RNA sequence: UCGCAGGAGAGAGAGGGCUUCCCUCCGCCGAAGGCGCAAACUCCCAUAAUCGCUCAGGCACCAUUACUGCGA
Numbered sequence: 001u002c003g004c005a006g007g008a009g010a011g012a013g014a015g016g017g018c019u020u021c022c023c024u025c026c027g028c029c030g031a032a033g034g035c036g037c038a039a040a041c042u043c044c045c046a047u048a049a050u051c052g053c054u055c056a057g058g059c060a061c062c063a064u065u066a067c068u069g070c071g072a
Base pairs, nucleotide, nucleotide: 001072002071003070004069005068006067011026013025014024015023016022017021027059028058029057033055034053035052036051
């Protein structure tokens, strides 16, 4: 990296339309991505996350790039 299995969270909100879907408004989520920060280290610099932020993304079901196990 690939395949299989497991695996969340948050309004089935309101209005309109060509009603699988799209747009607008308000309210939310955080486990793709992105951004930011600590201690340790003599000092300085650099540096992390499932911690924080929410630009992107997402908010019935489904699905799921984090994470775990197995195989190659």